[in-house]
Context: one part of a larger RNA
RNA sequence: GAUUGAACGCUGGCGGAACGCUUUACACAUGCAAGUCGAACGGCAGCAUAGGGGAGCUUGCUUUCCUGAUGGCGAGUGGCGAACGGGUGAGUAAAACAUCGGAACGUACCCAGAUGAGGGGGACAACCAAGCGAAAGUUUGGCUAAUACCGCAUGAGAUCUAAGGAUGAAAGUUGGGGACCGCAAGGCCUGACGCAUUUGGAUCGGCCGAUGACUGAUUAGCUAGUUGGGGAGGUAAAGGCUCACCAAGGCGACGAUCAGUAGCUGGUCUGAGAGGACGACCAGCCACACUGGGACUGAGACACGGCCCAGACUCCUACGGGAGGCAGCAGUGGGGAAUUUUGGACAAUGGGCGCAAGCCUGAUCCAGCUAUUCCGCGUGUAGGAUGACGGCCCUCGGGUUGUAAACUACUUUUGUAGAGAACGAAAGACACUGGGUUAAGAGCCGGGUGUUAUGACGGUACUCUAAGAAUAAGCACCGGCUAACUACGUGCCAGCAGCCGCGGUAAUACGUAGGGUGCGAGCGUUAAUC
Numbered sequence: 001g002a003u004u005g006a007a008c009g010c011u012g013g014c015g016g017a018a019c020g021c022u023u024u025a026c027a028c029a030u031g032c033a034a035g036u037c038g039a040a041c042g043g044c045a046g047c048a049u050a051g052g053g054g055a056g057c058u059u060g061c062u063u064u065c066c067u068g069a070u071g072g073c074g075a076g077u078g079g080c081g082a083a084c085g086g087g088u089g090a091g092u093a094a095a096a097c098a099u100c101g102g103a104a105c106g107u108a109c110c111c112a113g114a115u116g117a118g119g120g121g122g123a124c125a126a127c128c129a130a131g132c133g134a135a136a137g138u139u140u141g142g143c144u145a146a147u148a149c150c151g152c153a154u155g156a157g158a159u160c161u162a163a164g165g166a167u168g169a170a171a172g173u174u175g176g177g178g179a180c181c182g183c184a185a186g187g188c189c190u191g192a193c194g195c196a197u198u199u200g201g202a203u204c205g206g207c208c209g210a211u212g213a214c215u216g217a218u219u220a221g222c223u224a225g226u227u228g229g230g231g232a233g234g235u236a237a238a239g240g241c242u243c244a245c246c247a248a249g250g251c252g253a254c255g256a257u258c259a260g261u262a263g264c265u266g267g268u269c270u271g272a273g274a275g276g277a278c279g280a281c282c283a284g285c286c287a288c289a290c291u292g293g294g295a296c297u298g299a300g301a302c303a304c305g306g307c308c309c310a311g312a313c314u315c316c317u318a319c320g321g322g323a324g325g326c327a328g329c330a331g332u333g334g335g336g337a338a339u340u341u342u343g344g345a346c347a348a349u350g351g352g353c354g355c356a357a358g359c360c361u362g363a364u365c366c367a368g369c370u371a372u373u374c375c376g377c378g379u380g381u382a383g384g385a386u387g388a389c390g391g392c393c394c395u396c397g398g399g400u401u402g403u404a405a406a407c408u409a410c411u412u413u414u415g416u417a418g419a420g421a422a423c424g425a426a427a428g429a430c431a432c433u434g435g436g437u438u439a440a441g442a443g444c445c446g447g448g449u450g451u452u453a454u455g456a457c458g459g460u461a462c463u464c465u466a467a468g469a470a471u472a473a474g475c476a477c478c479g480g481c482u483a484a485c486u487a488c489g490u491g492c493c494a495g496c497a498g499c500c501g502c503g504g505u506a507a508u509a510c511g512u513a514g515g516g517u518g519c520g521a522g523c524g525u526u527a528a529u530c
Base pairs, nucleotide, nucleotide: 001530002529003528004527006526007525008524009523010522013377014376015375016374017373018372020369021335026333027332028331030330031329032328035080036079037078040077041076043073044072047071048070049069050067051066052065053064054063055062056061057060087288088287089286097212098211099210100209101208102207105205106204110201111200112199113198114197115196116195118152120150121149127142128141129140130139131138132137158167159166160165172193173192174191175190176189177188180187181186214260215259216258221251222250223249226248227247228246229245231243232242233241263285264284265283266282267278268277269276270275290311291310292309293308294307313324314323315322316321341367343366344365345364349363350361351360352359353358380410381409382408383407390401391400392399393398416466417465418464419463420462424457428452429451430450431449432448433447435445436444437443474519475518476517477516478515479500480499481498485514486513487512488511489510495502496501
């Protein structure tokens, strides 16, 4: 000199953009952070509607009952999601990371091709009944549906094979409709969304190897599943991954092992560079989710807001037994020099579910707080000397503060008040039109045109108007380094200090004042890096 996720002291007008627990991976009250689908299903607790019956009467209203009939929908069965998104950096020195290669693998949803989608069955929730328990919850019996579950058939391709053969699949829902069948439901035709098998693609992931990258030798030897083998098991998959047997190997001064420290990278800071230091925010990867262990489900987890066991802690209890996990967003206590609101909205972007409308989304977008950082603007402009008053100094002549003020003439950024006012919004819905599908003028799909709805921010940005210099300057320093000097007080005292050093009666070095210098909504100090 540059820099910071900074803190502290004094001071503090506005706006824009960003950042904001670096310490206890300490403990957490409360609310929210993952749901959705009625176009899979049985249903109807609640709300609304309709129809029917009864009662009251004001004769078109009130009330009551029935009908899941309709819009919808609590709880339940079922599907998909919950493995993403969000947080943190404890562990980890290599099973991580970065780069470059590799072969022995998987991939739900998505895209494309091919083929199929035939015929049956038995349950279990909800519900009802009976019981247990303080609660959490739970037991027994009975009824029932499905895109839930299980057989049968079929098997192109798939898997296994001793090459003969063997094994294994499915599900419907919904919109519309001319002829034909049917009492009706519907069959039937057709569209959409699904279902099963298989192939390919894409994407994402698992695995292996090489190279690189901290410190310590006051750590020199380490290793028995250890190193290798053929075999078996296991896995989606190679492999001591696991196991029995056999051999005795394997690593190491090119630093094994041990110990300490640490998430890694793109990058950030500094520097002319080479380097050095760091890894906040943003992005990629990894690891973790009260501590330790384990598996289940699933395409995917050994799963932050799932399960089981053990432990510590907290809470409830009728003492028999139960419940919990903020390193999600806010917030609380604690720790600390130190770090924010228990805010708004799903309007946009993205995600989950859904045919869609839509619902959910503390992701996200916004707002709030803090000079924490960076950037921009302002605190007036021009004139104004017989150089006022006051202050300070003085050789008592004067000098300086100083065009500074007063005063005159202007301006109105910012602030205040008032008025107007965007972009971010197009998807969507409806209507018309022409195209595709189709038996079809229906329905559906995508195209065009028109109309219409949707904004948290937001009393927004921005623009205009009004009055009025009005609402706005401090901090550090002045011995040398280092820009800037005098007076008084003090008297090795009080004090200063980054280094040299000042102070013991004329202190430009302490304290105050006047003056000056530097930076300026900041200025200094401390800490830290180059």